[in-house]
RNA sequence: AAGGAUCUUCGGGGCAGGGUGAAAUUCCUGACCGGCGGUAAACGCUAUUCUCUGCCUUGCAGAUGAAAGCAAAGCCCGCGACUCCCUGAGCUGACUAGCAGCAAGGGGACUGACUUGGUGAAACUCCAAGGCCGACGGUAUAGUCCGGAUGAUAGAAGAUCACU
Numbered sequence: 001a002a003g004g005a006u007c008u009u010c011g012g013g014g015c016a017g018g019g020u021g022a023a024a025u026u027c028c029u030g031a032c033c034g035g036c037g038g039u040a041a042a043c044g045c046u047a048u049u050c051u052c053u054g055c056c057u058u059g060c061a062g063a064u065g066a067a068a069g070c071a072a073a074g075c076c077c078g079c080g081a082c083u084c085c086c087u088g089a090g091c092u093g094a095c096u097a098g099c100a101g102c103a104a105g106g107g108g109a110c111u112g113a114c115u116u117g118g119u120g121a122a123a124c125u126c127c128a129a130g131g132c133c134g135a136c137g138g139u140a141u142a143g144u145c146c147g148g149a150u151g152a153u154a155g156a157a158g159a160u161c162a163c164u
Stems, first nucleotide, its partner, number of pairs: 002164002004161007017029003031144002033134002035079004044070003048067003051063005074132002083109005090102004114130005136147003
């Protein structure tokens, strides 16, 4: 340092203002938001390395320099959440079997949305412009309110242990 086991912590943001109405953060107008991993060329950052230049010359400064690293996509690839199906240790109904209900875990299905122009060797990632998308239940029709959820999870960071 990589892989393995166990454990700990962390792990989602957002309707200002106006209109209609008896009632809407749900309609109209307008506003706002963007989980996780990957890919990746800008700009940026660096107690990193090198190069060049300068000087009060051996270490300082500068570079419009090079490399390395970090970071960088809601709509490119994949994952998660929601929902549904199958299976199901076990639990309950009464004591066994059968039956019925519940159900940790496992497997599967489903799972939104981008173009144009510019630069360039290379961009659906950069720049500019215009678009588009967002589970379920509740309620005047909800990406943003309330609820399942003080939940679960993609994962991130760290600790310990043994081995190679």